[in-house]
Context: one part of a larger RNA
RNA sequence: AGCGUAUGGGGGAUGCCUAGGCUCUCAGAGGCGAUGAAAGACGUGUCAAGCUGCGAAAAGCUACGGGGAGCUGCUGAAAGGCUUAGAUCCGUAGAUAUCUGAAUGGGGCAACCCACCCUUCGGGGUAUCCGUGAGGAGGCAAACCCGCUGAACUGAAACAUCUAAGUAGGCGGAGGAAGAGAAAACAAAAGUGAUUUCGUAAGUAGUGGCGAGCGAACGCGAAGAAGCCCAAACCGAAGACGUUGAGGCGUUUUCGGGGUUGUAGGACUGAAUUUAGCAAACAAUAGCGAACUAGAACGGCAUGGGAAGGCCGGGCGCAGAGGGUGAGACCCCCGUAUAGGCAGUGAUUUGUUGUGAUCAGUAUCCUGAGUACCGCGGGACCGGAGAAAUCCUGUGGGAAACUGCCAGCACCAUCUGGUAAGGCUAAAUACUCCUGAGAGACCAAUAGCGAACUAGUACCGUGAGGGAAAGGUGAAAAGAACCUUGAGUAAAGGAGUGAAAAGAACCUGAAACCAUACGUUUACAAGCGGUCGGAGUGGACAAGUUCCACGACGGCGUGCCUUUUGCAUAAUGAGCCUACGAGUUGCACCUCUUUGGCAAGGUUAAUUCCAUGGAUGGAAGGAGCCGAAGCGAAAGCGAGUCUGAAUAGGGCGUAGAGUCAGAGGGGGCAGACGCGAAACUUUGUGAUCUACCCUUGGCCAGGUUGAAAGUGUGGUAACACACACUGGAGGACCGCACCAAUAAGCGUUGAAAAGCUUCUGGAUGAGCUGAGGGUAGGGGUGAAAGGCCAAUCAAACUGAGAGAUAGCUCGUACUCCCCGAAAUGUUUUUAGGAACAGCCUCGAGGUAGAGUGUCGCAGAGGUAGAGCUACUGAUAGGGCUAGGGGGCUUCACCGCCUACCAAACCCUGACAAACUCCGAAUGCUGACGACAUAUACUCGGGAGUGAGCCGCAGGGUGCUAAGGUCCUGUGGCGAGAGGGAAAGAACCCAGACCAACAGCUAAGGUCCCAAAAUCACAGUUAAGUUGAACUAACGAGGUCCAACUGCAUAGACAGCUAGGAUGUUUGCUUGGAAGCAGCAAUUCAUUUAAAGAGUGCGUAACAGCUCACUAGUCGAGCGGUAGGGCGUGGAUAAUAAACGGGCAUAAAACUGUGUACCGAAGCUUUGGAUUCCUACGGGAGUGGUAGGGGAGCAUUCUGCAUGCGGUGAAGGACAAGGCGUGAGCCACUCUGGAGCGUGUAGAAAAGCAAAUGUAGGCAUGAGUAACGAUAAGACAGGCGAGAAACCUGUCCACCGCAAGACUAAGGUUUCCUGGACGAUGCUAAUCAGGCCAGGGUUAGUCGGGACCUAAGGAUAAUCCGAAGGGAGAGAUCUGAUGGACAACGGGUUAAUAAUCCCGUACCGCAUCAACUGCGAAGGAGGGACGAAGGAGUGAAAGCUACGCGAACUGACGGAAUAGUUCGUUUAAGUGCAAAGGUAAAGGCUGGGGAGGCAAAUCCCCCCGGACUGCUGAAGCAUGAAAGUACCGCGAGUUUACGGACGAGUGGAUAGUUAGCCUAAUCAGACUUCCGAGAAAAACUUCUAAGCUUCAGGUUGAUGUGCCCGUACCGCAAACCGACACAGGUAGUCGAGGAGAGUAUCCUAAGGUGCUC
Repeated sequence: AGCGUAUGGGGGAUGCCUAGGCUCUCAGAGGCGAUGAAAGACGUGUCAAGCUGCGAAAAGCUACGGGGAGCUGCUGAAAGGCUUAGAUCCGUAGAUAUCUGAAUGGGGCAACCCACCCUUCGGGGUAUCCGUGAGGAGGCAAACCCGCUGAACUGAAACAUCUAAGUAGGCGGAGGAAGAGAAAACAAAAGUGAUUUCGUAAGUAGUGGCGAGCGAACGCGAAGAAGCCCAAACCGAAGACGUUGAGGCGUUUUCGGGGUUGUAGGACUGAAUUUAGCAAACAAUAGCGAACUAGAACGGCAUGGGAAGGCCGGGCGCAGAGGGUGAGACCCCCGUAUAGGCAGUGAUUUGUUGUGAUCAGUAUCCUGAGUACCGCGGGACCGGAGAAAUCCUGUGGGAAACUGCCAGCACCAUCUGGUAAGGCUAAAUACUCCUGAGAGACCAAUAGCGAACUAGUACCGUGAGGGAAAGGUGAAAAGAACCUUGAGUAAAGGAGUGAAAAGAACCUGAAACCAUACGUUUACAAGCGGUCGGAGUGGACAAGUUCCACGACGGCGUGCCUUUUGCAUAAUGAGCCUACGAGUUGCACCUCUUUGGCAAGGUUAAUUCCAUGGAUGGAAGGAGCCGAAGCGAAAGCGAGUCUGAAUAGGGCGUAGAGUCAGAGGGGGCAGACGCGAAACUUUGUGAUCUACCCUUGGCCAGGUUGAAAGUGUGGUAACACACACUGGAGGACCGCACCAAUAAGCGUUGAAAAGCUUCUGGAUGAGCUGAGGGUAGGGGUGAAAGGCCAAUCAAACUGAGAGAUAGCUCGUACUCCCCGAAAUGUUUUUAGGAACAGCCUCGAGGUAGAGUGUCGCAGAGGUAGAGCUACUGAUAGGGCUAGGGGGCUUCACCGCCUACCAAACCCUGACAAACUCCGAAUGCUGACGACAUAUACUCGGGAGUGAGCCGCAGGGUGCUAAGGUCCUGUGGCGAGAGGGAAAGAACCCAGACCAACAGCUAAGGUCCCAAAAUCACAGUUAAGUUGAACUAACGAGGUCCAACUGCAUAGACAGCUAGGAUGUUUGCUUGGAAGCAGCAAUUCAUUUAAAGAGUGCGUAACAGCUCACUAGUCGAGCGGUAGGGCGUGGAUAAUAAACGGGCAUAAAACUGUGUACCGAAGCUUUGGAUUCCUACGGGAGUGGUAGGGGAGCAUUCUGCAUGCGGUGAAGGACAAGGCGUGAGCCACUCUGGAGCGUGUAGAAAAGCAAAUGUAGGCAUGAGUAACGAUAAGACAGGCGAGAAACCUGUCCACCGCAAGACUAAGGUUUCCUGGACGAUGCUAAUCAGGCCAGGGUUAGUCGGGACCUAAGGAUAAUCCGAAGGGAGAGAUCUGAUGGACAACGGGUUAAUAAUCCCGUACCGCAUCAACUGCGAAGGAGGGACGAAGGAGUGAAAGCUACGCGAACUGACGGAAUAGUUCGUUUAAGUGCAAAGGUAAAGGCUGGGGAGGCAAAUCCCCCCGGACUGCUGAAGCAUGAAAGUACCGCGAGUUUACGGACGAGUGGAUAGUUAGCCUAAUCAGACUUCCGAGAAAAACUUCUAAGCUUCAGGUUGAUGUGCCCGUACCGCAAACCGACACAGGUAGUCGAGGAGAGUAUCCUAAGGUGCUC
């Protein structure tokens, strides 16, 4: 370390439970709100954070009713109270009800700020709109309803009409319902009689790129039923007007009467008359109805912690619904049946009141006008412009008047129906935020609502918006006294409680994962970890042929899923475990099968009634549907009919029973098996980031350069020009802050989701920056990069349409049995999809036994082959020869020649997929025969497949390339295991139902690995060739074999000896050529045993050496040719690495022959299972992916039946039990502590290993990386259980334009003190910005409000727009980043201080007093403004110098005149004064004036006069008392005993010096320049109306002074960045030395050493 067992930890599955949900039923209610809603904020308790309740009368107050003993909510402690004089509690009716919110006095950043009027001082009133007024409206709220507006994805396999869909969404409005509604309606020769809803008609008629789709009505059956009122004619009244003959009359307006319809009615004329019916209000009434009241009947015994369970014996029931009680209760408790009970409500009935009705006549009058209708455009209907009626209306025309008009699907006629252009109307119908009572073959904590629990909470986001997790002790807290260990209120061990520790991290307590103990194994061993065999060790009992654990060693053996032709694949997916997780549901839809009912019939739908606990059951209901007859386009005819001239022929029918219901298979429409887009549309939310813009503020050390212009001098006729000085321009230069981001490095699970370091660019400008605002998604903004618009941009984000769509990918869950494919054809905007056919399966059917195989017989055919004087075409050589070319013939003609081209023909040779005079094998055909076998076919239900791949054979293509591609045939893989080929989808053998320690074989093998021959015989190979991948052309006396041929005892071949000659140096050529440079030749002839006019070497040429050839010697075989077998060279790739290895040589190689053996899941044997067939004896089968079919197991719930359970249910844990082929089932033991089975039938949220699945838990990496600036710590002491980090001290180190100080924003208690250390702090912690408790923020003057206005916003009036809404000026309001505006010094706290205290000031208001022309929302002034530049003035701080005070220093002694250190200080206000600036200035005064919307004495302008003013820091005086340094005293702490520190307290000793320097200031100054640089109020002044005993003003005194902020951090550990984050964050002060400097280095004050 592995395996096993045991015991634990961890974790929170499972089981059980339910307090909460979900879906419904029946009733109720269907609104709340200016009498202030919904929703909130803040309060409210003895202590009180959250929830609940309540509202300053605050977990409550009053009255009445109920009730009857305890109460003070959740909430359990303590304290204090209340209550039989009736509390708490319940019901009804009241009171109170802060602030916000429609929000309504004005404002506003909701819960805050600021007002005015009245008042009895308690309080009340004050918004806007509508309305004459009374009065009303506004806002909120789930769905339903009506209207306005109105998408897109999607479907159409694309898309545009169309669809989705008038849907989603937006907007307006109403009600408990809404809308519709009493025929200008339907219908059709018959009739109905408002509307609405249900069933049906009907997926019909229609419509429709006649595609996808869309889709009525009439009629019938039901529910429910209800009808009415105006306008007008006519009559009258009142007002106004007109007119008159003054009586009236007319017109018009308002009102009253009248009147309301189609068989027309009414007015009018005449006659007659009060009943039916209807409506509303009031009174009474059955019933219903709050809290609540009454409400029957039980005991014992044993078990047990406990009885309700068991046993025994009883009782009640108009009550045996349900819940509780220590286990399962009719009789214990609450209840239940039943009976009673206020306010109120109220069917019905009665009474009162109102309204209302008839007949005849028919002359005249009335009966809804910019209407009907028509044209054009659009929309609605089933109807998409169509032949298009009907309805609505934007636009242009435009009637009739009852003898009228409209409709009946263009239009016309006849006929029929109706009476438009005014209005109201219940019920039947739709819905459920809500209340009550109930129900469930609904869920049971990953389920059910998101939410069982302080949940729309925590948390995330700027925002719209998004959105969790989290239940259980026990019957009862009996919630563990006490003891021990411990620093301990941690934890542990005892003890105790309890039935049981179930022990609060609490029921059960699975798995992953982590441990401990024991058994066994393991240190030469290579492994999908199992399986088969098995030595050994240990253990159990029932002691056996038993069982369990480990497993030395050996054999075999490349996971699962998906996707594929094919995966161990190095192709996909999964870290592991647990839970969850995917073919469902609906429909009068279609179809098939099956079960049942009835049957030429079958069946009801809506609805109604009855019963019932019920949503259930029964009955009624025949509307309607299907079937019983078809054919035809139809008229129509009909067992026929259509076509047709037809009686013909043909087509379709007739001689098959349906229908309803249950169940199942499949389809259609719906999201339709689950998860998954990129996108589209719609309503909103965002400019705290960033882009640009607007308004108002701020910032830029220091140094350099030296433009224009000016002045001076020179110069010119005058200019020009030159020089000097002044001057101080610039998208100028260098360079901090600031802004940016060039290069490199680092960083890259960072310190940081963009940074750090160094270098770098700009740094007076098109600069940077703060605050407040504006622009919004096909839109903005953009010095333009498609950049930016909240870490998102070629179209943001959020919600919704929405479960968009996805011919695509992935995933898709228990078992067994039977059969079992396809990867082909045709078509396809089609090619990875689909349709039809093919192939599979299941069911049914019946037959001229059709199917298949073999043999035989009979056929058709044109392939292989072959052939071509057999065609077509091609073709080599030759012959012959037309034609042509060329040549010759002087030209032409006639001709001739031709190793030129060449037809036809002939000879020889030979080719063809698209040649054939021929022509097989195989295959094909046969209703031919025989034999064998058992299929085949038809109809119907269900599929899958339509990517194929490999071998062999025949072809095309390609290169007679491909593991290429396309066909045909066949086999195989696919979907096929087993044996062989080392290993291998396909090759060879062979088709796996199960079991066997039986046998025989196949391919292939038999030396070892490794089963079987070191078998037999005969050969071959020498190369380790070879031993299973392939090797070439070419080369070679390798070797073996056979054939033919030559030579050979008359002596071959090889060797050795000898010869190898002569003409001749052949001829020619040549300088030479003599056998041997070359050419030629009859390559000749002679001698010879033989010898070439020469086979090589050689020479300049000869010579020379050889060869052929010959003889001798030797003594038996020697050559040649072509062929075959095995071998050899040719032969170069990366491990030795291409026999599987060892290894093998008369073989273990190769060839041949033979025998034996091994060898598979083949065959056989034995036993068993199962399917089909059967002549019942038996026989044949049982590999399998997609797929079809069949039979079962398990889970949850329900009905019925029947059981188990505290003597122990479910669930959990299971080494050794049983049953089943299997899914699984049963038992024993332990745990557990209350429910659970069995049989049968039914219903499903019904089975997981995978979906980069969802949630939780746990591993691995790993005790690894890291611990966030390398500015740095050390020592001593202290507290403490414990100290590197806390405190104190002494050293050291770091910052010092900061790492110091102040302040805005933002944060919101982090501030101070005490305590504790669980978690937080990247370590520890005694410490803390963490935790607990207590404390802390004090203002007339500071900031904001009670003042002003900018950008911008809001908005009356007004204008525009379907609606929501938009615009809206110099009315007005709001809105600082600007304007205006009154306080300083010291002291004091642990923590605040211009805020408290002391002192000294100032401002407003009130009152009083004195004096007095005041008065505004109007006029005027004023406020009031740029940039840059230079010059002057001049504090503080700082530095220098001196003086003074105090202390200290000097080796020793003395000293101060030497030195060191520290100190030597002081506000606002008031008074005085005043450098400088200004002179084109300033006020004063007289006169005049078109102006200032009226007025003006004011402003302005003009003309005068006199004057010197105007502005103004500093400074001086006062304020001034004090306080600091210093000195004395001194609790106390510490000590090295010398001292050191020291809260507190008392005292009052020291300059009211000088210089340098500059900031603010003066200053709203001055100069220059061009880009020409807010507004309003305050304030001053003038008058108007008006007032003038008021009010206002001045002076003095006395009183008085509202609301909010105020702690702390604030370049950061407290803000923005998820963090105690190397980043970001506006403004102010910012010392010394060196230095130009805020650069840089070192230091001060002060702060810090960066939390390992």
A computed fold for a 1652-nucleotide part of an RNA from a freshwater metagenome, annotated as large-subunit ribosomal RNA, half A. It matches the Rfam family "Bacterial large subunit ribosomal RNA". Gene Ontology terms of the family: ribosome and structural constituent of ribosome. Model confidence (mean pLDDT): 80 of 100. RNAcentral holds the full RNA, with entries from SILVA.